Background
The part of an RNA shown here (large-subunit ribosomal RNA, domain II) has 677 nucleotides and comes from bacterium 336/3. The source organism's lineage runs through Bacteria and Pseudomonadati. Its Rfam family is "Bacterial large subunit ribosomal RNA". Its mean pLDDT, the model's own confidence on a scale to 100, is 84.
[in-house]
Context: one part of a larger RNA
RNA sequence: GCCUACGAGUUACCUUUAUUGGCAAGGUUAAGGUGUUAAGCACCGCAGCCGAAGCGAAAGCGAGUCUGAAUAGGGCGUGCAGUCAAUGGAGGUAGACGCGAAACCUUGUGAUCUACCCUUGGUCAGGAUGAAGGUGUGGUAACACACACUGGAGGUCCGAACUGGUAAACGUUGAAAAGUUUUCGGAUGAACUGAGGGUAGGGGUGAAAGGCUAAUCAAACUGGGAAAUAGCUCGUACUCCCCGAAAUGCCUUUAGGGGCAGCGUCGUAAUUAGUUUUGUCGAGGUAGAGCUACCAAUAGGACUAGGGGGCUUCACCGCCUACCAAAUCCUGAUGAACUCCGAAUGCGACAAAAUAUGUACGGCAGUGAGGGCUUGGGUGCUAAGGUCCAAGUCCGAGAGGGAAAGAACCCAGAACAUCGGCUAAGGUCUCCAAAUAUAUGUUAAGUUGAACAAAGGCGGUAGAGUUGCAUUGACAGCCAGGAGGUUAGCUUGGAAGCAGCUAUUCCUUUAAAGAGUGCGUAACAGCUCACUGGUCGAGCGACUGUGCAUCUAUAAUAAACGGGCAUCAAACAUAUUACCGAAGCUGUGUCAUCGAAAGAUGGGUAGGGGAGCAUUCUGUUUGCGACGAAGGUGUACUUUGAGGUAUGCUGGAGCGGAUAGAAAAGCAAAUGUAGGC
Numbered sequence: 001g002c003c004u005a006c007g008a009g010u011u012a013c014c015u016u017u018a019u020u021g022g023c024a025a026g027g028u029u030a031a032g033g034u035g036u037u038a039a040g041c042a043c044c045g046c047a048g049c050c051g052a053a054g055c056g057a058a059a060g061c062g063a064g065u066c067u068g069a070a071u072a073g074g075g076c077g078u079g080c081a082g083u084c085a086a087u088g089g090a091g092g093u094a095g096a097c098g099c100g101a102a103a104c105c106u107u108g109u110g111a112u113c114u115a116c117c118c119u120u121g122g123u124c125a126g127g128a129u130g131a132a133g134g135u136g137u138g139g140u141a142a143c144a145c146a147c148a149c150u151g152g153a154g155g156u157c158c159g160a161a162c163u164g165g166u167a168a169a170c171g172u173u174g175a176a177a178a179g180u181u182u183u184c185g186g187a188u189g190a191a192c193u194g195a196g197g198g199u200a201g202g203g204g205u206g207a208a209a210g211g212c213u214a215a216u217c218a219a220a221c222u223g224g225g226a227a228a229u230a231g232c233u234c235g236u237a238c239u240c241c242c243c244g245a246a247a248u249g250c251c252u253u254u255a256g257g258g259g260c261a262g263c264g265u266c267g268u269a270a271u272u273a274g275u276u277u278u279g280u281c282g283a284g285g286u287a288g289a290g291c292u293a294c295c296a297a298u299a300g301g302a303c304u305a306g307g308g309g310g311c312u313u314c315a316c317c318g319c320c321u322a323c324c325a326a327a328u329c330c331u332g333a334u335g336a337a338c339u340c341c342g343a344a345u346g347c348g349a350c351a352a353a354a355u356a357u358g359u360a361c362g363g364c365a366g367u368g369a370g371g372g373c374u375u376g377g378g379u380g381c382u383a384a385g386g387u388c389c390a391a392g393u394c395c396g397a398g399a400g401g402g403a404a405a406g407a408a409c410c411c412a413g414a415a416c417a418u419c420g421g422c423u424a425a426g427g428u429c430u431c432c433a434a435a436u437a438u439a440u441g442u443u444a445a446g447u448u449g450a451a452c453a454a455a456g457g458c459g460g461u462a463g464a465g466u467u468g469c470a471u472u473g474a475c476a477g478c479c480a481g482g483a484g485g486u487u488a489g490c491u492u493g494g495a496a497g498c499a500g501c502u503a504u505u506c507c508u509u510u511a512a513a514g515a516g517u518g519c520g521u522a523a524c525a526g527c528u529c530a531c532u533g534g535u536c537g538a539g540c541g542a543c544u545g546u547g548c549a550u551c552u553a554u555a556a557u558a559a560a561c562g563g564g565c566a567u568c569a570a571a572c573a574u575a576u577u578a579c580c581g582a583a584g585c586u587g588u589g590u591c592a593u594c595g596a597a598a599g600a601u602g603g604g605u606a607g608g609g610g611a612g613c614a615u616u617c618u619g620u621u622u623g624c625g626a627c628g629a630a631g632g633u634g635u636a637c638u639u640u641g642a643g644g645u646a647u648g649c650u651g652g653a654g655c656g657g658a659u660a661g662a663a664a665a666g667c668a669a670a671u672g673u674a675g676g677c
């Protein structure tokens, strides 16, 4: 992992509600008893319970009563039938749908592992070092001291046994629930070790690591309380039909849990309240707009209090002011907490039409983590697949077609069957159903065909518009000229058109020629331009704005058209026709729900309601079976489905139908339990 078997809303009592039945202003017996016999029996038993009257704290009064001074007002009552059973739904108390803690308490069992201690034993090859002391000699006044020998100390040294476990490798479903190999520490000591004994669970023991206390330790193990509790996780078993949510508000030691309300469903009741559209009448201060209409803020100017600065001989008076500036005026202009104004939508009322909801009471819920998109806002960075509101929609709980792929984007709401038809979005070269359609243009970038990619750049190209020049010859090219006063003046070492400054930047000769457009020189020179003539012979410039392109354009496969591929297109723009295209619409047939019919309706999670299938047992009734029951394994037929029926082989003794009742009553999941493979 698979297969088989087992595996989860039960039972008792109480309460409540619906249905069915009995009796009914009543209903009903409990324990117990009697009888018949052994049955879901009959009859006693009136103790008790519920109901038939309430109100008040109570005395008490009573269809009323309490409060109150009250005969007022108000509160609760008075109109409506209950009760006893059975069955279904739900709640309560119990383990209460099943499995699951970590823990807590309590009775005991453990020191054969290990920690420490006590008693009594045992073990430590070999080698090395050579303390004290001693002896001898020397030495001393005597000591001291020196040397030699002796001696054999030590938590001494090297190193086996023994004991430990440093480093590495292997091992890691191991040979082993801690090992093996190599290596390494200690090895006469605070050494190691045998046997016997002691300390016990909030206790022991601990050269102290929260270590050890029998593979268990921040509180051992065993039995019990005990099915502890689990607002948590997981699981919870056959079918079909009808309806169908919520992820919100308030409160919560509350925030992933609850209570009440909201939203669902089922029943009952009275009804036209509900919804949509149109019309009429209303309330309102949003969007917008406006502000010489207030409040607040605000740029420039005018005018002018006040202030600052300056002048006036100290002071006063006064004067000036490119300074600050109230009020006022002109121009401009802002505001969620401004308004002289002011919509749309929404909201209320009434009327009409269409439609079929709405409301109240009662049973049962689930939900109370929501999310995306569009729009109006707050917050944030006018960031976020961000966050918080509001209005709508969809996903959630929604299948189908399109967007290559895709929860919520576009189209569209799936009862079933159909080798019918028409369309939507989107498409029609091919993958791939349908136009290599039509008309007119654009694009050359494979732009299209990744991001609507930006600011910015650009003599890409096609339209449009404005304006200038041009056969009295434009624009471009070529040929020629481009002068004189003068090297303008100033400045400067120099400044001559061309470092810089000044300027009524002039005048002359001219077809034309600037006190000079660039290059150049130290300064000149030189080249060139403006301007002019000739040549040529028809259009040439400047600007504005538009379409489509272009650069900007950087990430790891070629790898960002879905691929192939496509260039008067299979790209883009405009227009037109045809076709394809979905579970949409429609044709034909069928089923179900609602309805008198016509007809309408039938996506669906949580959840509510309804109808059934199968299994085991029991009562009644009726059948089958050795001429082969159940079971097993095939085949065929059949029902909307759970399922049912027939029959071959196997099997070898029991088993069905109908009806009513009762349940240990249906498995794919629970890291489910047991067995098998």
Base pairs, nucleotide, nucleotide: 001677002676003675004674005673006672011094012093013092014091015090016089017088018087019086020085021084022083023082026050027049028048032044033043034042035041054061055060064076065075066074067073097235098234100232104225105224106223108221109220115199116198117197118196119195120194121193122192123191124189126158127157128156129154133150134149135148136147137146138145162186163185164184167182168181169180170179201217203213204212205211238612239611240610241609242608243607248261249260250259251258252257262367263366264364265363266362267361268360269359274355275354276353277352278351279350280349281348282347288341289339290338295335296334299331300330301329302328304325306324307323308321309320310319311318370395371394372393373392374391375390376389377388378387379386400411401410402409415590416589417588418587420586421585422584426580427579428578429564430563431562435577437576438575439574440573441572442571448566456551457550460548461547462546464544465543466542467541468540469539477535478534479533480532481531483508484507485506488502489501490500514529518527519526591602592601593600594599613666615663616662617661618660619659620658621657622656623655624654631650632649633648634647635646636645637644638643